[in-house]
């Protein structure tokens, strides 16, 4: 260089024909159970403000189509595969 894939919480990983984003597990916080602890079980867990109530704000970057985008377009850039 040409060509293809991929990029969502702390981690992995879903959400696929554009219609509430964060299922699900791991971790991590608290409680229970236990003399103590390990496993087990409950509850709770993007973000930042805020005593809460709730408010902005988030899908790798920037843009564009739409009433509405993680989705679909385009440009970059990160990583991984083929060619040369």
């Nucleotide at each position: 260089g040409c060509c293809g894939a991929c990029g969502u919480g702390g981690c992995g990983g879903a959400a696929c024909u554009g219609g509430u984003a964060g299922a699900c597990g791991c971790g991590c916080a608290c409680g229970a159970c236990u003399c103590a602890a390990a496993a087990u079980c409950g509850u709770g867990u993007g973000a930042u403000g805020g005593u809460a109530a709730c408010a902005u704000c988030g899908u790798g970057u920037g843009g564009g189509u739409u009433c509405g985008a993680u989705u679909c377009c385009c440009a970059c850039c990160c990583u991984c595969g083929g060619c040369a």
The RNA shown here (transfer RNA) has 84 nucleotides and comes from Candidatus Shapirobacteria bacterium UBA4809.
NCBI's taxonomy places the organism under Bacteria, Bacteria candidate phyla, Candidatus Shapironibacteriota.
Its Rfam family is "tRNA".
The sequence was found in a public genome assembly.